[in-house]
Context: one part of a larger RNA
RNA sequence: CUGGAGCCCCCCAAGGGGAAGCGAAGACCCUAUGGAGCUUUACUGCAGGCUGUCGCUGAGACACGGUCGCUAGUGUGCAGGAUAGGUAGGAGCCGUUACACAGGUACCCGCGCUAGCGGGCCACCGAGGCAGCACUGAAAUACUACCCACUAGUGACUGUGACUCUCACUCCUGGCGGAGGACACCGGUAGCCGGGCAGUUUGACUGGGGCGGUACGCGCUUGAGAGAAGAUCGAGCGCGCCCCAUAAUCAUCUCAGCCGGGUCGGAAAUCCGGCGCAGAGUGCAAGAGCACAAGAUGGUUUGACAGUGUCCAGCCUAACGAUGGACGCUGACGCGAAAGCGGGGUCUAGCGAACCAAUCACGGUCCUCAAUGGGCCGGAUUGAUGACAGAAAAGCUACCCUAGGGAUAACAGAGUCGUCACUCGCAAGAGCACAUAUCGACCGAGUGGCUUGCUACCUCGAUGUCGGUUCCCUCCAUCCUGCCCGUGCAGAAGCGGGCAAGGGUGAGGUUGUUCGCCUAUUAAAGGAGGUCGUGAGCUGGGUUUAGACCGUCGUGAGACAGGUCGGCUGCUAUCUAUUGGGGG
Numbered sequence: 001c002u003g004g005a006g007c008c009c010c011c012c013a014a015g016g017g018g019a020a021g022c023g024a025a026g027a028c029c030c031u032a033u034g035g036a037g038c039u040u041u042a043c044u045g046c047a048g049g050c051u052g053u054c055g056c057u058g059a060g061a062c063a064c065g066g067u068c069g070c071u072a073g074u075g076u077g078c079a080g081g082a083u084a085g086g087u088a089g090g091a092g093c094c095g096u097u098a099c100a101c102a103g104g105u106a107c108c109c110g111c112g113c114u115a116g117c118g119g120g121c122c123a124c125c126g127a128g129g130c131a132g133c134a135c136u137g138a139a140a141u142a143c144u145a146c147c148c149a150c151u152a153g154u155g156a157c158u159g160u161g162a163c164u165c166u167c168a169c170u171c172c173u174g175g176c177g178g179a180g181g182a183c184a185c186c187g188g189u190a191g192c193c194g195g196g197c198a199g200u201u202u203g204a205c206u207g208g209g210g211c212g213g214u215a216c217g218c219g220c221u222u223g224a225g226a227g228a229a230g231a232u233c234g235a236g237c238g239c240g241c242c243c244c245a246u247a248a249u250c251a252u253c254u255c256a257g258c259c260g261g262g263u264c265g266g267a268a269a270u271c272c273g274g275c276g277c278a279g280a281g282u283g284c285a286a287g288a289g290c291a292c293a294a295g296a297u298g299g300u301u302u303g304a305c306a307g308u309g310u311c312c313a314g315c316c317u318a319a320c321g322a323u324g325g326a327c328g329c330u331g332a333c334g335c336g337a338a339a340g341c342g343g344g345g346u347c348u349a350g351c352g353a354a355c356c357a358a359u360c361a362c363g364g365u366c367c368u369c370a371a372u373g374g375g376c377c378g379g380a381u382u383g384a385u386g387a388c389a390g391a392a393a394a395g396c397u398a399c400c401c402u403a404g405g406g407a408u409a410a411c412a413g414a415g416u417c418g419u420c421a422c423u424c425g426c427a428a429g430a431g432c433a434c435a436u437a438u439c440g441a442c443c444g445a446g447u448g449g450c451u452u453g454c455u456a457c458c459u460c461g462a463u464g465u466c467g468g469u470u471c472c473c474u475c476c477a478u479c480c481u482g483c484c485c486g487u488g489c490a491g492a493a494g495c496g497g498g499c500a501a502g503g504g505u506g507a508g509g510u511u512g513u514u515c516g517c518c519u520a521u522u523a524a525a526g527g528a529g530g531u532c533g534u535g536a537g538c539u540g541g542g543u544u545u546a547g548a549c550c551g552u553c554g555u556g557a558g559a560c561a562g563g564u565c566g567g568c569u570g571c572u573a574u575c576u577a578u579u580g581g582g583g584g
Base pairs, nucleotide, nucleotide: 008584009583010582011581012580013579014578017576018575019574021571022570029405030404031403032402034401035400036397037396038395039394042200043199044198045197046196048193049192050191051190052189053188054187055186058165059164060163062161063160064159065158066157067156068155069154070153071152072151073150074149075148085147086146087145088144089143092130093129094128101126103125104124105123107120108119109118110117111116169180170179171178172177203216204214205213212233217239218238219237220236221235222234240388241283242345243344247301248300249299250298251297252296253295255279257275258274259273260272261271281290282289284350286348287347288346305331306330307329308328309327310326311325312324313323333342334341335340356383357382358381359380360379362378363377364376365375366374367373412459413457414455415454416453418452420448421447422446423445424444425443429439430438466541467539468538469537471533472530473529474528475527476526479504480503481502482499483498484497485496486495487494507519508518509517510516547565548564549563550562551560552559553558
């Protein structure tokens, strides 16, 4: 000097591996005593509708009722002169010459319990007739007054039904008038209907939420590790009653089972004898207790009382209700000769605040002349909230919204490895004989981190989600190619094994598919990993918004790892990494 290689710094360009890149307080999921839209046989209401009634709203007559009044009449238990409505007064009342009539006879009418009663008719007779007395719970329709029930007539008011009218009112009409008509309209009020509309609710726990369940109030055992307390959707079970005897007390007795004996009688019925600490029984779970019995049988009872205290549990150690229990005192009782026992059941479960309602021979107070009447306050008893210290309460949302959460799910990661894949130990057996050429049960020990689970540790102020495509790297538990060993290897072709990851491992049909099935080739058409590699590279068929259809479910709004058609893929590259080019 020429050529090659390397290091450092800088520049230009490129495509986009990484910065769990930028963008948007995740839209999925859950939570909130958050919101909104929609639905309905959720709750509570409001419009609106229907019907009744009242007002606007008047007249007339008919039928049938109701209430009140007037007139007239009627009122039969038995006994008793006989058809006695009730009560009170009561010793007299009515009639006697008339336009009148008490009473009687005859006739007519009405009622009737067939005894009779009332009215009419002056046709006849006529001056007395009826009470007071004895019977009866009550004494005269002798007389007077009031009242009850019924019948007939009548009047007032009123109701119902069907009807007529015209004057309010309504409609038609330019006017005259016409049609309708006390109805309708309108207003008040009551009942019913009433998602048309409105306000709300629609619980909690929870190995995400939902579905399921109740571990949401109580009791027992265990967990619980010999003080107390002690969790999980831990394990095993129960309670929400029952009983007037299954309670109280007193007396007497002893069970289950087994052995021996005894007519029918047997394994087992009832009877006799023996053994028998408890294995029986105790209303119901379990535990504790009980034979001196709390167990069995019988007698008598109602303490399954009233009032008032203390203590304990509920609720260890702070507080706390309802409730449950134990031990007393006072009163009245039961049983017992008595001592005593007894305010339920041998003990531990069997339960419920306030408001409200009903009831009360409860307490107080007011009204009243007074009451057994009424008002108010309090008390007691009963009635339920089981989400059990107790709101009055159904759903959908993919049309959705907000606040939040990686306190909590789906993808991926991490942990684990039951499941999965692979290996090994042992070798029963198959292999004509022979475990180990080959195949290999039962059982056992591992490796891997590909499947599926489990966990909920990172991420919900977002790490883009299946498959394909493109392109690169890695692993080996090797499909082919290489070397070697065994063979139930003659050769050829195989079968099994060892070493080995350098290279290769392709193309079609169907399906969104991964996978799988199929076709023809091939030396072979291997298996995995890289955020199930790879969407700031592509695609967008699937899944997974809004539209719509079907089936099924739902009263419905709507829903469906059911099907179907449609449905947006942002980003100008700062750093880093890489590739190409250039300069020092």